[in-house]
RNA sequence: UUAGAGUUUGAUCCUGGCUCAGGAUGAACUCUAGCGGCAGGCUUAACACAUGCAAGUCGAGGGGCAGCAGGGAGCGGCAACGCUCCGCUGGCGACCGGCGCACGGGUGCGUAACGCGUAUGCAACCUACCUUCAACCGGGGGAUAACUCGGGGAAACCCGAACUAAUACCCCAUAUUCCCGUCCCCCCGCAUGAGGGGGCGGGGAAAGAGCUUUGGUUUUAGAUGGGCAUGCGUGGCAUUAGGUAGUUGGCGGGGCAACGGCCCACCAAGCCUACGAUGCCUAGGGGAGCUGAGAGGCUUACCCCCCACACUGGUACUGAGACACGGACCAGACUCCUACGGGAGGCAGCAGUGAGGAAUAUUGGUCAAUGGGCGGAAGCCUGAACCAGCCAUGCCGCGUGGAGGACAGAGGCCCUAUGGGUCGUAAACUCCUUUUGCCGCAGAGUAAUAAGGGUCCUGCGGGGCCCGAUGAGAGUAUGCGGCGAAUAAGCAUCGGCUAACUCCGUGCCCAGCAGCCGCGGUAAUACGGAGGAUGCGAGCGUUAUCCGGAUUUAUUGGGUUUAAAGGGUGCGUAGGCUGUUUGUCAAGUCAGGGGUGAAAUACCCGGGCUCAACUCCGGAACUGCCUUUGAUACUGGCAGGCUUGAAUACUGUUGCCCUGGGAGGAAUGAGUAGUGUAGCGGUGAAAUGCAUAGAUAUUACUCAGAACACCGAUUGCGAAGGCAUCUCACGAAGCAGUCAUUGACGCUGAGGCACGAAAGCGUGGGGAUCAAACAGGAUUAGAUACCCUGGUAGUCCACGCAGUAAACGAUGAUAACUAACCGUCGGCGAUAGACAGUCGGUGGCCAAGCGAAAGCGAUAAGUUAUCCACCUGGGGAGUACGACCGCAAGGUUGAAACUCAAAGGAAUUGACGGGGGCCCGCACAAGCGGAGGAACAUGUGGUUUAAUUCGAUGAUACGCGAGGAACCUUACCCGGGCUCGAACGGUACAGGAAGAGAUCCAGAGAUGGUGACGCCCUUCGGGGCCUGUAUCGAGGUGCUGCAUGGUUGUCGUCAGCUCGUGCCGUGAGGUGUCGGCUUAAGUGCCAUAACGAGCGCAACCCUUGUUGCCAGUUACCAUCAAGUAGAGUUGGGGACUCUGGCGAGACUGCCACCGUAAGGUGUGAGGAAGGGGGGGAUGACGUCAAAUCAGCACGGCCCUUACGUCCGGGGCGACACACGUGUUACAAUGGUGGGUACAGAGGGCAGCUACCUGGUGACAGGAUGCAAAUCUCGAAAACCCAUCUCAGUUCGGAUUGUAGUCUGCAACUCGACUACAUGAAGUUGGAUUCGCUAGUAAUCGCGCAUCAGCCAUGGCGCGGUGAAUACGUUCCCGGGCCUUGUACACACCGCCCGUCA
Repeated sequence: UUAGAGUUUGAUCCUGGCUCAGGAUGAACUCUAGCGGCAGGCUUAACACAUGCAAGUCGAGGGGCAGCAGGGAGCGGCAACGCUCCGCUGGCGACCGGCGCACGGGUGCGUAACGCGUAUGCAACCUACCUUCAACCGGGGGAUAACUCGGGGAAACCCGAACUAAUACCCCAUAUUCCCGUCCCCCCGCAUGAGGGGGCGGGGAAAGAGCUUUGGUUUUAGAUGGGCAUGCGUGGCAUUAGGUAGUUGGCGGGGCAACGGCCCACCAAGCCUACGAUGCCUAGGGGAGCUGAGAGGCUUACCCCCCACACUGGUACUGAGACACGGACCAGACUCCUACGGGAGGCAGCAGUGAGGAAUAUUGGUCAAUGGGCGGAAGCCUGAACCAGCCAUGCCGCGUGGAGGACAGAGGCCCUAUGGGUCGUAAACUCCUUUUGCCGCAGAGUAAUAAGGGUCCUGCGGGGCCCGAUGAGAGUAUGCGGCGAAUAAGCAUCGGCUAACUCCGUGCCCAGCAGCCGCGGUAAUACGGAGGAUGCGAGCGUUAUCCGGAUUUAUUGGGUUUAAAGGGUGCGUAGGCUGUUUGUCAAGUCAGGGGUGAAAUACCCGGGCUCAACUCCGGAACUGCCUUUGAUACUGGCAGGCUUGAAUACUGUUGCCCUGGGAGGAAUGAGUAGUGUAGCGGUGAAAUGCAUAGAUAUUACUCAGAACACCGAUUGCGAAGGCAUCUCACGAAGCAGUCAUUGACGCUGAGGCACGAAAGCGUGGGGAUCAAACAGGAUUAGAUACCCUGGUAGUCCACGCAGUAAACGAUGAUAACUAACCGUCGGCGAUAGACAGUCGGUGGCCAAGCGAAAGCGAUAAGUUAUCCACCUGGGGAGUACGACCGCAAGGUUGAAACUCAAAGGAAUUGACGGGGGCCCGCACAAGCGGAGGAACAUGUGGUUUAAUUCGAUGAUACGCGAGGAACCUUACCCGGGCUCGAACGGUACAGGAAGAGAUCCAGAGAUGGUGACGCCCUUCGGGGCCUGUAUCGAGGUGCUGCAUGGUUGUCGUCAGCUCGUGCCGUGAGGUGUCGGCUUAAGUGCCAUAACGAGCGCAACCCUUGUUGCCAGUUACCAUCAAGUAGAGUUGGGGACUCUGGCGAGACUGCCACCGUAAGGUGUGAGGAAGGGGGGGAUGACGUCAAAUCAGCACGGCCCUUACGUCCGGGGCGACACACGUGUUACAAUGGUGGGUACAGAGGGCAGCUACCUGGUGACAGGAUGCAAAUCUCGAAAACCCAUCUCAGUUCGGAUUGUAGUCUGCAACUCGACUACAUGAAGUUGGAUUCGCUAGUAAUCGCGCAUCAGCCAUGGCGCGGUGAAUACGUUCCCGGGCCUUGUACACACCGCCCGUCA
């Protein structure tokens, strides 16, 4: 000292990218802003620059005197003062001369380099001023600037003449030491060579000023600063692979402070390079800074060191030092002046200007301090420096008040709204404080010393101590006093990541937000606003960039079967790695010592500013480099052994191993001849094609080319590609045995070389079959395909080229190690058809282990070692460009822009499949009857309309909501009214019994007017009730069924859907629920890592079928009796039928057979009923955002003299059409007329009505019974008799006319029924389609609800008569279980590709 999260999926695990949270900045931008301290401030145009300043100084070197001051003299003047003269003095412009100007300050253009860093070396060097050592300073000479005169020029400036000085310049002398040449000796060094001593020859010095110290010359040593050389380190691109002629070296010279091809002449042909030369692009380097756990990555602002540069390029001069920022010359560009002839300039110094840019400050003060230059000094100069100004640019600190103050209230907002919550102790209010602010007063440190003075010491040069002028910043910091809470809070965010939630607005996915995922289509915590909250706070956000997270380039610390990734294979160069043992060396390695690693920074202990930031001191550290001494296990070098790795030898053996030659039979095709006759061939079916000129078929002979059936295999061989008839020859390889030979000779292998399927290319052969291209025929919407008939390259051979494949075990090579079991090939052993033997191959299944999983598992994907190759999100793209190779086709190498948030692997659950298996259902089939054609009824669409109210729309809407629209209903339209409202509740006030407000008038009515009659209870306060006014609630069939509740349809009465515990799996999940048998059934049995359980199934419930018991009115009537025209009519009975209550009965219980069982089967028995007896109710988890806001309820939104409400009338009933559901028919199994029977279930008082009368009838008028087992409503088909005789009819009844009946306020729009008359279409219905498996279909009638009546042919029930058929599960539809594939999950009505817009 190491933190993670979001995002691929329906869900999961993994791979993998993208994104976020952190820190940082010379920053910029938005909003906001009280103060101070410390720091920082052109990252862009090394772009151009106006103006001022940034390097001068020395009169103690010199000649001098322009200007200033003083003095002196003269003149003028009263004076002040002015003018002239005098270098006399202080001083001093310009000039000569000395030193400085090479420092300091700026910038980062260039530079990929000994430029920088680090460590060494110079025996190859220089160094002014400073220190030190030694010595010297003698003599002489000639000039020149200034000044003066003259001249030229616009100017800058220049020319000529004459005069003069020096510490300027020159000459001579002297010189141990110095330099050069040469000789000798000593000594040192790895070497060139160095040091010391000595001899000879040659050469070289100087300056004074001043009055007392300095200066000058030569030399020695040092210090400081530099120069040069070398090791190591120090960017990118190999789509830059070769570069180089002064190039590399030598000899000799020149030049330099010095070495050197630095330069030159000659000679040699070298030198650099895959450990990356050369080229191109980029870049000043370092200390350090940011980040990071670290290793690393990124950066080079401020500060320090080095380098480079000074408008651009070049050159030298002077000098100790420069190739010189504020020097010179030349060239160039640009700017300025000009009299056009010619000149001047260089802010990358400090300020400042323009320009560029998102962006970066004052044309400030002072030399007080620190430092620098000159000077003996005073001093002068110093945009170095110190300060101030501007800027929240950063870091740090402080403040905007503190304490008390609530059951509370106002106000704002919110909610589940008579109430509660929040802003919120917040405020108000009380007490207190005064940092900051304002006012006043005081007021620093920074200052040490210089000249000079005092004192002490002295080597006499000087030094120590004390005093001693001097402050830009600044009246600043700071202190004290006064005043007064007074002067001071914002910014971002609030869907998840990520701390913080509600309301309103918006809502044609609009406007907009967004870092990623993603929000927004009417209830947005995601947009905009508000309230509230959260975070940080004089700041807060955004943008840009860097590091981190990212183990996402992996040294620490990754991978390559399927996710991206093993080279197609071998041989082999460089390189990397290398068995066992002994000795030696000490390069690597390890340990100790020495040198260096500048300071600053960072870290630690302390100190100073009130704290902190900041700063000072000390320490440690700076992981590095150099050097030295030692250690020797390991690696390495050298030397010597060993045999196990490797190779060799001998013997044996194996194989579709390779190359070349020879041979063979079958098949195919062709040729010739024969036999033979009408077709052959081909396909799903055909056609093209072949065939009477004789095909196909068949027989014989002959020819050609290609390939080798059976054996054959889970076999064998080979490095891979690949290799299969037999045989010969040559060649290669593996394995085993022997353990004989060599003695590590090995492994891997970048480049390189070789081999390398098929297709393809070149040249020449060959050509039977097959067959791209092509042609024809089919198929098809089309069919440039699949199918068919033909057919050329090619397929074959030889020689070349090409060099790629899903070249795959999608798995590189080598070596070692790690349980078993079962096969097989070759060899050995052994031999008995035996064998746990052994070596090498080739397979299966598995332990451990590994893996995301699938899986791998001694033939590893396990555990290790070595080497090579390759990967780093998807697309763009294996594309473009370049290069190399190729005859070409093409191959190898191989990007970027742009774009997406994923792409992907394995496994899971579903769904799906024109996948598989099993099974079921009126699903098909077998049947019966219908629909689709007609007329009508009814619903719907469409159209129409003032309105034709609304909803329902595949199955699962359409005789549905509606179980009943003339008004009403009614929601629609037109018109007329009302606004507390048509109905209801509360409060206040006023009036009044309540009212059913009668009656009359107007009106279409609502309504308006009129106002008869009438006065409750009371404790006398009032109350109940009604009316009016005001107000709070109303009212809405207005919208949203995609905000909802409830209810319903459908899959489907299908057999499924789940849970607990356990077990398996990293997990989603699985198991159970799978498998076998069985069932109507997840029904049961057996088996079983499952054992149990729940919702469903079944059963329990209702009804029906048989029966027993009990009960017996209104039902029943056998027996007894009475009675009638007749009748259970009456007494009575409790037998029967029936009614309705309780029971019984059916359970594969019995028998036989099959089966382990469950269960199945049977003309079985018995039984009313037999294997679920028939029917009903009952509908699992869920699906369809299915239906319904118009049954009801309800959130939100909308309307409020109307989208509410009342009334009259109209509409919902329209009608060219289209569809659904029905009714009636088309007729003789029928119609009509007459006669005669038999139900069940229901209904009935504003009702059903017997019966009587009238009417042809609907019905009417009377009348009686019955609130009903009592009365009443009541069958038809059937049966019998008669008739019709196959026709648009005695079928069919639509439509229409007339006359009526009934209901009702009212039948015109728009009722039903009756009678008479009329008498349409229709003669069994195309494609297609519906229902039904037994008391069912078909057929016949009856009842009920709703209802005044009824458009009912509908719906719901009831009984009567009463069939046919099912071989079977191939197919259609729907469903269940198991399994399989999947790139689907909105789930195949999916996904997705191409073209076009």